[in-house]
């Protein structure tokens, strides 16, 4: 010189990072159009009691808000991490053969 593999390039596909949405957990949160349990009042009784059923109180819905962690779901000109596939005009770097 040559032949070869690799990496630097593309393109999947997995992984991880960042944002973001949503579940999750707290908290709040219904005067009456959610439930419970119903003081007083009220209603039927001759009484024993019962019935409906507001305030309070307790639970809970839709909302509303919080911070770390977990789940999932979007995205990305983030990683140069792995896998495959393409590429082979340049660059680098291993390996081997001829010659000098």
């Nucleotide at each position: 010189u040559g032949u070869u593999g690799g990496g630097u390039c593309u393109u999947g596909c997995g992984c991880a990072a960042u944002a973001g949405g949503a579940a999750c957990u707290c908290a709040u949160g219904a005067a009456c159009u959610c439930c419970g349990c119903c003081a007083g009042g009220u209603c039927c009784g001759g009484a024993a009691g019962g019935g409906a059923g507001c305030a309070a109180c307790g639970g809970u819905a839709a909302g509303u808000g919080a911070u770390c962690a977990u789940u999932u779901c979007u995205a990305u000109g983030u990683g140069c991490c792995g896998c495959a596939a393409g590429g082979g005009u340049g660059c680098c770097u291993g390996a081997u053969u001829a010659u000098u």
Molecule: Bacterial small signal recognition particle RNA
Organism: Propionispora sp. 2/2-37